[in-house]
FMN riboswitch aptamer (RFN element), 118 nucleotides, folded computationally. The coordinates come from a structure-prediction model, not an experiment, and the mean pLDDT is 87. The model forms 100% of the base pairs in the Rfam consensus. It was read from a public genome assembly, where an Rfam model found it.

RNA sequence: GAUGUUUUUCGGGGCAGGGUGAGAUUCCCUACUGGCGGUACAGUCCGCGACCCGCUUCGGCGGCUGACCCGGUGAGAUUCCGGGACCAACAGUAUAGUCUGGAUGAGAGAACAACUUC
Numbered sequence: 001g002a003u004g005u006u007u008u009u010c011g012g013g014g015c016a017g018g019g020u021g022a023g024a025u026u027c028c029c030u031a032c033u034g035g036c037g038g039u040a041c042a043g044u045c046c047g048c049g050a051c052c053c054g055c056u057u058c059g060g061c062g063g064c065u066g067a068c069c070c071g072g073u074g075a076g077a078u079u080c081c082g083g084g085a086c087c088a089a090c091a092g093u094a095u096a097g098u099c100u101g102g103a104u105g106a107g108a109g110a111a112c113a114a115c116u117u118c
Base pairs, nucleotide, nucleotide: 001118002117004115005114006113008111009110010109017029018028019027031098032097033088034087035048036047037046038045043086044085052063053062054061055060068084069083070082071081072080090101091100092099
């Protein structure tokens, strides 16, 4: 340094201002946010998690799973720079990516440590 096992810890952000209305952080104008791994630094590429659906011997397994273009630099960028767009589970409630709730949950994974093998 690498492999494997185990423990511990960590592990998702965001409606400020205004309008209509009896009532909206839900509508309208404007604002704001961006999990994990890979790769030239990514919400939009590839893969994964979460949510949701089905099955289950309750350990898991299977399914489903949103959205980007133009220009520039460069060997290389849908990742950087400039510009303009777009997307965001379920339940509740005046129609919700941002409020409340399942959730002091789960989790991709990250870090430290111990042991193991090379």